RNA sequence: UUAGUAUCAAGAGUGUGGUGAGGGACUGGCCCUGUGACCCACCGGCAAACGGGUAUGUAGCACUACAUGCCACGGUGCUAAAUCCAGCCUGAACACAUCAGGACAGAUAUGAG
Numbered sequence: 001u002u003a004g005u006a007u008c009a010a011g012a013g014u015g016u017g018g019u020g021a022g023g024g025a026c027u028g029g030c031c032c033u034g035u036g037a038c039c040c041a042c043c044g045g046c047a048a049a050c051g052g053g054u055a056u057g058u059a060g061c062a063c064u065a066c067a068u069g070c071c072a073c074g075g076u077g078c079u080a081a082a083u084c085c086a087g088c089c090u091g092a093a094c095a096c097a098u099c100a101g102g103a104c105a106g107a108u109a110u111g112a113g
Stems, first nucleotide, its partner, number of pairs: 001113002004110005013043001015042004022032003026087004044079003050074002052071008083105001088102005
């Protein structure tokens, strides 16, 4: 970087230090932010997809495999707002508003190219 698969209405910091004006992917809205955002380091925390461990069950002589649950040890990830909301299509007769569903886009994980 590309495509595939899975998940995205839950959860978790007004912590310490540094820096100093932008940030929430894009566009529109709406928010956060000198009462210091974003980012970086440290310390906490959340979650359980992957690895690991473990309990039970099934198959198996066994190694082990599969299913379900638990732990949170490892590598990631996350720690304002539903992925903050919408964007394209469809439905609720039409318009406004609103609601629902599905795409698109995005994020993260995983094994590949």